[in-house]
RNA sequence: CAACUGAAGGGUUUGAUCCUGGCUCAGAGCGAACGCUAGCGGCGUGGAUUAGGCAUGCAAGUCGAGCGCGAAAGUCUCCUUCGGGAGGCGAGUAGAGCGGCAAAAGGGUGAGUAAUACAUGGCCAACCUACCCCCGAUCCUGGGAUAACUUCGGGAAACUGGAGCUAAUACCGGAUAGUCCCAUAGCACUGCAUAGUGCAUUGGGUAAAGGUUGGGAUCCUUCGGGACCUUCCGAUUGGGGAGGGGGCCAUGGGCUAUCAGCUUGUUGGUGAGGUAACGGCUCACCAAGGCUAUGACGGUUAGGCGGUCUGAGAGGACGGCCGCCCACAUCGGGACUGAGACACUGCCCGGACUCCUACGGGAGGCUGCAGUCGAGAAUCAUCCGCAAUGGGCGAAAGCCUGACGGUGCGACGCCGCGUGAGGGACGAAGGCUUUAGGGUUGUAAACCUCUUUCGCCUGUUAAGAACGUUCGGGUGUUAAUAGCAUUCGAGGUGACAAAAGCAGGUAAAGAAGCACCGGCUAACUCCGUGCCAGCAGCCGCGGUAAUACGGAGGGUGCGAGCGUUGCUCGGAAUCACUGGGCGUAAAGGGCAUGUAGGCGGCUACGAAAGUUGGAUGUGAAAUCCCUCGGCUCAACCGAGGAACUGCGUCCAAAACUCCGUAGCUUGAGGAUGGUAGGGGACAGUGGAACUCACGGUGGAGCGGUGAAAUGCGUAGAGAUCGUGAGGAACGCCGGUGGCGAAAGCGACUGUCUGGGCCAUUCCUGACGCUGAGGUGCGAAAGCCAGGGGAGCGAACGGGAUUAGAUACCCCGGUAGUCCUGGCCGUAAACGAUGGGCACUAGCUUGGGGAACCUUCGGGUUUCCCUUGCGUAGCUAACGCGUUAAGUGCCCCGCCUGGGGAGUAUGCGCGCAAGCGUAAAACUCAAAGGAAUUGACGGGGGCUCACACAAGCGGUGGAGCAUGUGGUUUAAUUCGAAGCAACGCGAAGAACCUUACCUGGGCUUGACAUGCACGGAUUAACUCCUCGAAAGAGGAGCGACACUCUUCGGAGCGGAACGUGCACAGGUGUUGCAUGGCUGUCGUCAGCUCGUGUCGUGAGAUGUCAGGUUAAGUCCUUGAACGAGCGAAACCCCUGUCGUUAGUUGCCAGCACGUAAUGGUGGGGACUCUAACGAGACCGCCGUGGUUAACACGGAGGAAGGUGGGGAUGACGUCAAGUCAUCAUGGCCCUUAUGUCCAGGGCUACACACGUGCUACAAUGGGCGGCACAGCGGGUUCCAAGGUCGCAAGGCCAAGGUAAUCCCCCAAAACCGCCCCCAGUUCGGAUUGAAGGCUGCAACUCGCCUUCAUGAAGCCGGAAUCGCUAGUAAUCGCAGGUCAGCUACACUGCGGUGAAUAUGUUCCUGAGCCUUGUACACACCGCCCGUCAAGCCACGAAAGCUGGGAGCGCCCGAAGUCGUCAAUCUAACCCUCGGGGGGGUUGGCGCCCACGGCGAGCUCGGUGAUCGGGACUAAGUCGUAACAAGGUAGCCGUAGGGGAACCUGCGGCUGGAUCACCUCCUUU
Repeated sequence: CAACUGAAGGGUUUGAUCCUGGCUCAGAGCGAACGCUAGCGGCGUGGAUUAGGCAUGCAAGUCGAGCGCGAAAGUCUCCUUCGGGAGGCGAGUAGAGCGGCAAAAGGGUGAGUAAUACAUGGCCAACCUACCCCCGAUCCUGGGAUAACUUCGGGAAACUGGAGCUAAUACCGGAUAGUCCCAUAGCACUGCAUAGUGCAUUGGGUAAAGGUUGGGAUCCUUCGGGACCUUCCGAUUGGGGAGGGGGCCAUGGGCUAUCAGCUUGUUGGUGAGGUAACGGCUCACCAAGGCUAUGACGGUUAGGCGGUCUGAGAGGACGGCCGCCCACAUCGGGACUGAGACACUGCCCGGACUCCUACGGGAGGCUGCAGUCGAGAAUCAUCCGCAAUGGGCGAAAGCCUGACGGUGCGACGCCGCGUGAGGGACGAAGGCUUUAGGGUUGUAAACCUCUUUCGCCUGUUAAGAACGUUCGGGUGUUAAUAGCAUUCGAGGUGACAAAAGCAGGUAAAGAAGCACCGGCUAACUCCGUGCCAGCAGCCGCGGUAAUACGGAGGGUGCGAGCGUUGCUCGGAAUCACUGGGCGUAAAGGGCAUGUAGGCGGCUACGAAAGUUGGAUGUGAAAUCCCUCGGCUCAACCGAGGAACUGCGUCCAAAACUCCGUAGCUUGAGGAUGGUAGGGGACAGUGGAACUCACGGUGGAGCGGUGAAAUGCGUAGAGAUCGUGAGGAACGCCGGUGGCGAAAGCGACUGUCUGGGCCAUUCCUGACGCUGAGGUGCGAAAGCCAGGGGAGCGAACGGGAUUAGAUACCCCGGUAGUCCUGGCCGUAAACGAUGGGCACUAGCUUGGGGAACCUUCGGGUUUCCCUUGCGUAGCUAACGCGUUAAGUGCCCCGCCUGGGGAGUAUGCGCGCAAGCGUAAAACUCAAAGGAAUUGACGGGGGCUCACACAAGCGGUGGAGCAUGUGGUUUAAUUCGAAGCAACGCGAAGAACCUUACCUGGGCUUGACAUGCACGGAUUAACUCCUCGAAAGAGGAGCGACACUCUUCGGAGCGGAACGUGCACAGGUGUUGCAUGGCUGUCGUCAGCUCGUGUCGUGAGAUGUCAGGUUAAGUCCUUGAACGAGCGAAACCCCUGUCGUUAGUUGCCAGCACGUAAUGGUGGGGACUCUAACGAGACCGCCGUGGUUAACACGGAGGAAGGUGGGGAUGACGUCAAGUCAUCAUGGCCCUUAUGUCCAGGGCUACACACGUGCUACAAUGGGCGGCACAGCGGGUUCCAAGGUCGCAAGGCCAAGGUAAUCCCCCAAAACCGCCCCCAGUUCGGAUUGAAGGCUGCAACUCGCCUUCAUGAAGCCGGAAUCGCUAGUAAUCGCAGGUCAGCUACACUGCGGUGAAUAUGUUCCUGAGCCUUGUACACACCGCCCGUCAAGCCACGAAAGCUGGGAGCGCCCGAAGUCGUCAAUCUAACCCUCGGGGGGGUUGGCGCCCACGGCGAGCUCGGUGAUCGGGACUAAGUCGUAACAAGGUAGCCGUAGGGGAACCUGCGGCUGGAUCACCUCCUUU
């Protein structure tokens, strides 16, 4: 100098958002354990569980300077009968004994203990204290025993008895003595109440022990020594100190009220006893007290503290190591000894247990150090030493010391070090991966250079050692050179341990793992697996492409460790003192009254409890913090400081609070005068309606519903009139109007009665606010007793509805609803908002009062209550907003994730129903609030569409065709599946196609590329054999390019072939891995973006509103302004006209020609062809509309309001369709899942469905005649024409590569004739026969023709489809595919050519706005309860069983105390016999441990069975709730029912929708 440097969040509820809220993670820590791994050292630390049991050794002894005894081995000498004996030394040693001191410390453990404990601060005037220190005095004189020892006994042992001998600092008597003790009566001083201290008087009482080591002049001597003096040690007595202990008081520190009352020595007094001492500590008597909501008593848990961990702190959790205190020592009780114990390694007794035993008896206590067993996830050596520190004894040497010092074991923790350092490739090998290029491992390795800590080997050497004692000096004391004290010198003392340190040697040499890599959370790929195996802290991964499982490569983190598990704090402001909340998320008591308590207006004075300041004592040490220092650093250790936030005492201050006193009036209350009111209680009265009874009229229905029925009625209902009776409720007024604390209160009148408001400002003088418990009131339902009973109406009966209908609807109907008295005490008892006071913009509605002004209409101001809007502010938002959910203060109640559960159990209340209070196990990762976007609604509004309606024609019935399902099959290949699969892929399956089946073949392959090899007869061609073919086998002939060439040929190899290798091939799989393409909503009008603005945000706005449109089309307004994709337009066809052009098309005029024809010359006028233009734009007029957009009408026009048609399909949806068009990732097959061939199948056939064709006939059929198209196609083709055939078709054949030729006769229509309503002259299936055509081939399995045959069918059930104009309907024609065709299909083309639309209620679908939502996989959603199954925990239960604490009685060991007339007895006394006194043993008594009996209390375990609860991909029954959830829902209560639930009564809105009323806002 310094000593307070410190605060982070994330994941997970949703489609998304904000909030609430829980769960979970990241951090730190530990006496830890487990898994994998492991080089060294230092410092720490290590039985947390069974306070379970213990073998063995050690852990408390010491003193000969207190006392009496007293060996042996061995050795030496002598003797010897050679067996031995005696003596000396060993040795006054070992040893035990008497005696003293210690053993009450040290060491261990935490069972008990919630206060006899602990911590802090005080008190003792109510106490004790051995050893130690200081001061004073003293130590005189006697006596009797006893152990040891000897001897005799008992006993297995442990041990013990008798007799005899002996000593003391052992024991006892006497003396002496004070400032000691007792008594006595005083004085002085003091204090804190009893009182204390000091002084003085008289009387009485209590002590002791010696040792002899040292020194000594003198004396004695048995010559050992003794006496005496002295020193030292010891003893006695008194005073003081230090340290230690005992007692008392206050304060503080667990949980539980599902423990609310506890207590008889209990509370106090008097007296006595007892203790070191106070005290009910104990006893006798007296009194009846004492404690408790500030939690007694009970239960449960627990040693307390210094401190430790965590935390920013405040707190929270803990109390191992170290230190202080307490308690305990096998369990329980007891005392003895002693200064001290009711005593861990002492004693006695009882119990359990273990051991010994000769069965008679005995012994023992590791919660000391080691060690062992057990239990456990789990915790060490039966080590060394007293060298150091400390302790006991001793004068001392010294002895003892499992205290302690050390070492060992364990990565258990903290700290430190090492496992090498530098260089080294555009980068080895290997591994992994790859888009095949590469990338990565990776400067990593190899290799080169260097270093040597640690380890290992060798050597060397400090500190811990200071003492004591011995020897030699000095000083002090003293008579002393003894002794003692002190000092100097010399010699001596080390368990650890050759361990540390230092030096040398050795070689990169001996030394790296663990976890993780989906997010949180740093770190990614491949393979395997295929909701399996597995992972997981939370969210969650895994069902064939897994960064989440397992392995590998790579990476990240930490590192001799790393992970996991458990526990604590943190994060968690998630119990909130610091620092939370309660309208809707969990949470305001149903309302009041009031007790305790808490809080409390203005002024002054006093006091000083709180408060503040100063001083002082204490707050042990260690720890934490700071500084400095010691180990090489650090951990660790030392010193000094700071701190210990606390408590006590003293002094001071007086603002605030408390207290006391005196006042005040504004809070509060009172008084007086007014005032409104369904406030309450009781009594009486009234009218309407209803039902019933009676009577009259009357005559067939009434009633009821969606529709009905049950029911009532000819015995007269209903209807109507009259009379009477009865009970309940009070229309209009009536109103977000009034009153009340709430529940609640409604006809009128009277009586009694509570509260409010206004005005006056007269009185009191803080009298106030809140309010735990308590008390009262408290809707409806319900209960008890007695009445009453009209209507309504749980239950119940019947009728309907329905799959059922224990309901909704209907007909009846009992409790009840009403009254009186008494219970119950709950509701969505709600404003889901506790009460009080104050403050903080306004406007406004209604009700009540007062004042002033007034033109008498009214206006202004003010107080109380009340309605709506709204500023600031608040809120998660919605919303609240002077009536706060704003800002503050005071008091009360309540909340802490969801479920279990407002349940179980206990207790209280109740007649019961039940109410109040109120858990846990277990289980989930959510459950919630508000708002957002969608979707949905048996919600609403607006609008559209062949959606309905209005029409026309069909389908569904028949036969046939075709597709599909199903079935069959060797195969009937595959795909498509509501709309949006089903005449679909397929614009054409006899073979082929073909993918399927059977059989037969091939294997580098039917097809592609590359490499290697072969060889000249291989390729090609011809032929033969087998064969169904494919193919297999064989024979013949026989090339090509290049180079060389003697032209004979040779060489070589590109193609090709063969062989082999790479590879091909796959209509195998996955459309849920994909691309591309397509369908659908839907040609619906929508879908978005930028910037800005609003909102915490998701989001909103724009895109809404008012109009308008086919349209988000356009206009106007508007916090929006713009823009994009869609719509529209641009494109094509068609409708009108023009220009240009004029062959193959056309032919008006001119000319030629023909039987006739644009046939020819010519022509461009027309038609047409095909290119370019024009035209239509609400442009013009009128009306309406906002001067708009636009709508309607009109003119003109070929066409009029997008003219008609087409192409064109937004963002997206359906994991829609397609791996079999194609492409493609992964997987699979490879002499087969490839490929070739023959035959078969895709064509099957009891059935079912879709789409069509043809019909059922006369608007028709047949026959004859006759007219008019357009789109298209054609050379392996279309084919005129001729000819043959009844025909299909055959033969010959011009023309045509096409505005030229051909297909090509269109048909319906029209004209005429026949048919005459019939299964027919309708209809044509089916079948027979004969032919034709295509094709290698028509059996399975083609089409066509002719003749014959002549089925069903007479207009089609429920249901269902298309179409709004050149449309429907109807008629034919053409084309693609194709050898042919199963085409009645499909795609186009033209001909003839309608009807209807009042309209948007309904069905379907769609768009926009709005509303509700518990849906978001989005209503094909969500979701409730019973039942059935499995599993888990819990509750009840006849009982069974165990523990705990008491109560009453019995028994009563050891022992203290008391008592006794019993036994025995050395010291002292006596009259000496024996007594006395004292002791001893014994008896008895009180108390009392253990034990026993009894009745209960309480806490557990278990329990047949019963009960509900939680959980569990695909069980059963229904459909309760969410939308108006299809009967709005919910709350309380009551009844009923398989179940959710239903119904009655009262209540709530947390109900949709429509209408009305009221109020408010804006203009």